Context: one part of a larger RNA
RNA sequence: AGACGGGGACCCGCACAAGCAGUGGAUCAUUUGGUUUAAUUCGACGGUAAACGAGGAACCUUACCUAGACUUGACAUGUCAGGAAUUUCAGAGAAAUUUGGAAGUGCCCGCAAGGGAGCCUGAACACAGGUGUUGCAUGGUUGUCGUCAGCUCGUGCCUUGAGGUGUUCGGUUAAGUCCGUUAACGAGCGUAACCCAAGUCGUUAGUUAUUAUGUCUAACGAGACUGCUUCAGUUAAUGAAGAGGAAGGUUUGGAUGACGUCAAAUCAGCAUGGCCCUUAUGUCUAGGGCUACACACAUGAUACAAUGGUCGGUACAAAGGGUAGCAAUGCCGUAAGGUGGAGCUAAUCCCAGAAAGCCGAUCUCAGUCCGGAUUGAGGUCUGCAACUCGACCUCAUGAAGUUGGAAUUGCUAGUAAUCGUGAAUCAGCUAUGUCACGGUGAAUAUGUUCCCGGGUCUUGUACU
Numbered sequence: 001a002g003a004c005g006g007g008g009a010c011c012c013g014c015a016c017a018a019g020c021a022g023u024g025g026a027u028c029a030u031u032u033g034g035u036u037u038a039a040u041u042c043g044a045c046g047g048u049a050a051a052c053g054a055g056g057a058a059c060c061u062u063a064c065c066u067a068g069a070c071u072u073g074a075c076a077u078g079u080c081a082g083g084a085a086u087u088u089c090a091g092a093g094a095a096a097u098u099u100g101g102a103a104g105u106g107c108c109c110g111c112a113a114g115g116g117a118g119c120c121u122g123a124a125c126a127c128a129g130g131u132g133u134u135g136c137a138u139g140g141u142u143g144u145c146g147u148c149a150g151c152u153c154g155u156g157c158c159u160u161g162a163g164g165u166g167u168u169c170g171g172u173u174a175a176g177u178c179c180g181u182u183a184a185c186g187a188g189c190g191u192a193a194c195c196c197a198a199g200u201c202g203u204u205a206g207u208u209a210u211u212a213u214g215u216c217u218a219a220c221g222a223g224a225c226u227g228c229u230u231c232a233g234u235u236a237a238u239g240a241a242g243a244g245g246a247a248g249g250u251u252u253g254g255a256u257g258a259c260g261u262c263a264a265a266u267c268a269g270c271a272u273g274g275c276c277c278u279u280a281u282g283u284c285u286a287g288g289g290c291u292a293c294a295c296a297c298a299u300g301a302u303a304c305a306a307u308g309g310u311c312g313g314u315a316c317a318a319a320g321g322g323u324a325g326c327a328a329u330g331c332c333g334u335a336a337g338g339u340g341g342a343g344c345u346a347a348u349c350c351c352a353g354a355a356a357g358c359c360g361a362u363c364u365c366a367g368u369c370c371g372g373a374u375u376g377a378g379g380u381c382u383g384c385a386a387c388u389c390g391a392c393c394u395c396a397u398g399a400a401g402u403u404g405g406a407a408u409u410g411c412u413a414g415u416a417a418u419c420g421u422g423a424a425u426c427a428g429c430u431a432u433g434u435c436a437c438g439g440u441g442a443a444u445a446u447g448u449u450c451c452c453g454g455g456u457c458u459u460g461u462a463c464u
Stems, first nucleotide, its partner, number of pairs: 001464002003461003007458007015448002019411005026302005032296002034293002042053002064288007073127001077126002079123005086103007107116003129277002132275003138271002140266003143262001145260001150189006156165003169180003195254004200222007225248001228242005304404001308363007320351003325344002330339003370401001375396007417440007
């Protein structure tokens, strides 16, 4: 100088407390471990792995296994030789591939011979190739402490020196924020601000929005700064209350993550050193596997019902997507869907019915008209192809489950809870996931003793 302490002082945080809703019990979905397997490809493992990489595993993807094939190779550059490219038929085969036949002579220069570009085939060699290994050789990127308030430097001063001071102290703040003090005076990276969105107003403009105005759309501005008043405070920083105001003390949310820590994660996103393979650890193909199942963990969905279930009627969004697409009216089907195709390259048309809600009816506390797992039968759709292994519809079937032990999670306001809607990926889908959008809309905290994490100062130490 640090680190640590079941040492001290001060401070903060959904950390506790006060509340609300959960998880842990049930069934299912998904991930992981384990086990099994020819293979169940690989990575991630306290917090900081486990609906994570994967924002789409039937084939492909695919890296794994089995079998069948290739060896200058699926891909790149270079040399030589031949041929237009290309189209098509037949045989073998699971396909990859292979055997044989037919058609066909393009573009540029040139009278022609011939040459060139592009593509295909063959030969030999340099080489290609590797999701093989090392994240403890690396770049880049990322997580975490933590959006915590810290981390440093120049000159000066102090010390034999490591080093200290500054950065301490008194106030204050969300903040090393600011003020005052001060052997320090200044400065940098962080904080804040600058950036984006939302909330209010004005001006201008506007079609596809409106009958019209307005709402709206979108461009430029305004507005909030403790600016004003009172009080407290050291005449300070600042705090408390108030006025005006759409908004008040960081207005709300986002983006933004200092020096560093964990030899943290990633060689499988990419790049890359070394090592390794080279008729195979490379490449192609078919089928299988990644979907197995005694079990265990994790994250979720649905429920156990009357603040509810079912039936009928009826109201109100936002934000997105659409031409290899979204698809209306109509007709057919109980339905999934089919038929058909108006309109739309979209403020124009479509997806599109919002759902909780409200108004009625019924059920009357039951394993039920709760709950929907599981299973049987029949269908629809996508797609070469739904057996392994898709989604959806109809009829039938109707498990467990009556609020969950120890323990444990999230959340402080348009938040939690609850209700639907959309998108990415995508032929289809295993989405109950993820990321967004709006509707309804609480309770509690005026405290810091304790648990957890963190910050500052100080103290002890047999640790570095």

Annotation
Model confidence (mean pLDDT): 82 of 100. The part of an RNA shown here (small-subunit ribosomal RNA, 3' major domain) has 464 nucleotides and comes from a metagenome. It matches the Rfam family "Bacterial small subunit ribosomal RNA". The RNAcentral record of the full RNA draws on SILVA.